[in-house]
RNA sequence: CAAGUUCUUCGGGGUCAGUGAAAAUCUGAGCCGGCGGUUAUAGUCCGCGACCCGACGUGGUUUUACUUCACGGCGGUUGAACUGGUGAAACUCCAGUACCGACGGUUAAAGUCCGGAUGGGAGAAGAACGAA
Numbered sequence: 001c002a003a004g005u006u007c008u009u010c011g012g013g014g015u016c017a018g019u020g021a022a023a024a025u026c027u028g029a030g031c032c033g034g035c036g037g038u039u040a041u042a043g044u045c046c047g048c049g050a051c052c053c054g055a056c057g058u059g060g061u062u063u064u065a066c067u068u069c070a071c072g073g074c075g076g077u078u079g080a081a082c083u084g085g086u087g088a089a090a091c092u093c094c095a096g097u098a099c100c101g102a103c104g105g106u107u108a109a110a111g112u113c114c115g116g117a118u119g120g121g122a123g124a125a126g127a128a129c130g131a132a
Stems, first nucleotide, its partner, number of pairs: 004129007015029004030112002032101002034048004043099002052076003056072005081097005103115003
């Protein structure tokens, strides 16, 4: 110094107006962009996470089974970009014009409000231990 083990901390952003009985949901105009990767900086490339679905395993509940709840790894599903310029190299930068956004709720349809969530989490940083 490295692998590895244990622990700690961190780990998602965004609205106004108009109409209306009612909309932060419609209309108009705005605004926002998790994590790792990449010849060069990414919401739109590659992959991951979150949400949702499935069978399985473990545990709880039950006399047993079914059901149901919790957890676990696994599998599935999961949106959207082009043109020009610079350059050795960019779907990442610059210019222009586009596009996308889980589930439940709501006097009225939600990326932006409320909720599950004081949760989970890709991962990031640090500490201790740590062979020759």
A computed fold for a 132-nucleotide RNA from an uncultured Micrococcales bacterium, annotated as FMN riboswitch aptamer (RFN element). The prediction has a mean pLDDT of 81.